This is a predicted structure of a 76-nucleotide RNA (c-di-GMP-I-GGC riboswitch aptamer) from a Pseudomonadota bacterium. The sequence was found by an Rfam model in a public genome assembly. Of the family's consensus pairs, 95% are formed in the model. NCBI's taxonomy places the organism under Bacteria, Pseudomonadati, Pseudomonadota. Model confidence (mean pLDDT): 84 of 100.
[in-house]
C1' cells in the first nucleotide's frame, strides 16, 4: 500500500412484533437476525418515496455515486 481468510477479537442490525412521534414517507425505544468491511457520519450529484393545487418542504447514508473519519488482522 494492497486485500479481507470457511480464522480470531469486537460492531452494527433487515424484515416482522411492541411501544412511542410525525398528516405522511419515515424516526426514537425494546424484541428480533436477513444481511453488512465502513451497514461510522455527511443530503452534495442522481434515484425512489411522502406532503402539497402549484411552487416548494421533506424522507431514505441498509439505493448508487461522492465527501470525511475510523476498528481487527497469525493468510495472501
Nucleotide at each position: 500500500a494492497u486485500a479481507g481468510a470457511u480464522a480470531a477479537a469486537g460492531c452494527u442490525a433487515a424484515a416482522c412484533c411492541c411501544a412511542u412521534u410525525g398528516u405522511g414517507a419515515a424516526g426514537u425505544g425494546g424484541g428480533g437476525a436477513c444481511a453488512g468491511a465502513a451497514a461510522g457520519c455527511c443530503a452534495c450529484g442522481g434515484a425512489a418515496c411522502u406532503u402539497u393545487a402549484a411552487c416548494a418542504a421533506g424522507u431514505u447514508a441498509g439505493c448508487c455515486g461522492g465527501g470525511u473519519u475510523g476498528c481487527c488482522u497469525u493468510g495472501a